RNAcentral holds the full RNA, with entries from ENA.
Predicted 3D model of a 282-nucleotide part of an RNA (large-subunit ribosomal RNA, domain VI) from Acidianus sp. HS-5.
The coordinates come from a structure-prediction model, not an experiment, and the mean pLDDT is 83.
Its Rfam family is "Archaeal large subunit ribosomal RNA". On this family, see Yusupov et al., Science 2001: "Crystal structure of the ribosome at 5.5 A resolution". The family is grouped with related families in Rfam's "LSU clan".
[in-house]
Context: one part of a larger RNA
RNA sequence: UGCAGGUCGCCUGAGGGAAAGGUACCCCUAGUACGAGAGGAACAGGGUACCGGGGCCUCUAGUUUACCGGUUGUCCGGCUAGGGCAGUGCCGGGCAGCCACGCCUUAAGGGGUAAUCGCUGAAAGCAUCUAAGCGAGAACCCUUCCCCAAAAAGAGGCGGCCGUGCAGGUGGCCGAAAGGUUGCCUGCGGGAGCCCACUCCUAGAAGAGGAGUUUGAUGGGGUGGGGGUGUAAGCUCCGAGGGCGAAAGCCCGAGGAGUUCAGCUCGCCACUCCCAAUCGGG
Repeated sequence: UGCAGGUCGCCUGAGGGAAAGGUACCCCUAGUACGAGAGGAACAGGGUACCGGGGCCUCUAGUUUACCGGUUGUCCGGCUAGGGCAGUGCCGGGCAGCCACGCCUUAAGGGGUAAUCGCUGAAAGCAUCUAAGCGAGAACCCUUCCCCAAAAAGAGGCGGCCGUGCAGGUGGCCGAAAGGUUGCCUGCGGGAGCCCACUCCUAGAAGAGGAGUUUGAUGGGGUGGGGGUGUAAGCUCCGAGGGCGAAAGCCCGAGGAGUUCAGCUCGCCACUCCCAAUCGGG
């Protein structure tokens, strides 16, 4: 641009793509058929495993420089708490996400044929699968399964919503005229709806896709739930040992217990308009 109005949503599937499947073993068939015996199958049916394809993260495992804890050296600090640096300093754990070593799936069938095997059957009183007619038959062909797909010009179907307003100019036809009818051009306006902008995403290389934009839970914050770590600081009590002192006693003190299933923390799930999606543009 086209598909003779615009726009939104849901479909059909002509036609394309593809390799999505492959292999092994076991049971049964069956100690059967076969064979003098020795030996010894197959079709059909069932199960398991591996490789490959696709998807997923409940479990298991990995990662997890979000996070929590322990700890070494040194520095800051009130020398307490808490921090900086040392390839995350090192070590022990670890949710989400991503993942495999984990989980799920990868079934069965229908139709047409090839070689070939048959039925009936004449030409040719017989015979003959073939001449008329009919049947069986392969990892093949068409389907079944997955992906793209109405630009499939025979340009598809169904449904929702909106629109065909105004002004100016200029033609055709009818008419005696008035006028009627039907086109074209220019300009202005309007609508469904879409885009930009803005807040974002389990979506994403950029575009795209999706959720929202105060008639709002889109992101942040807060609160709660759930998860991770593993019991914070402060205070109280205990305290190996040490120091001072004649003694009474006082002081230092690693560490332990309680407060405390704590504290800290979260890319998860909810709730909540506190903050930002204001106002707008095409």